[in-house]
RNA sequence: GGAUGAAAAGCUCAAUAGUUGAGCAGCGGUUUGUUAAGCCGUUGGUUAAAGGUUCGAAUCCUUUUUCAUCCG
Numbered sequence: 001g002g003a004u005g006a007a008a009a010g011c012u013c014a015a016u017a018g019u020u021g022a023g024c025a026g027c028g029g030u031u032u033g034u035u036a037a038g039c040c041g042u043u044g045g046u047u048a049a050a051g052g053u054u055c056g057a058a059u060c061c062u063u064u065u066u067c068a069u070c071c072g
Stems, first nucleotide, its partner, number of pairs: 001071007010024004018055001026042005048064005
């Protein structure tokens, strides 16, 4: 320099273009001699950034940034 892939909750990850979710973590409660575990509830999102297409974009298109892999 070229090619491909990834980026979403604190972390790991779902989500046929149609109300953004789960597990763990956090917070509150319950359970008990105490802690841990269990159970119930709950908080937390500019879906990397900008633009475009569309009635509607995490999803499709373009550019940029960061990371990973491959080629030279």
Annotation: This is a predicted structure of a 72-nucleotide RNA (transfer RNA) from a Chitinophagaceae bacterium. Rfam family: tRNA. The family's RNA type in Rfam is transfer RNA. NCBI's taxonomy places the organism under Bacteria, Pseudomonadati, Bacteroidota, Chitinophagia, Chitinophagaceae. RNAcentral holds the sequence, with entries from ENA.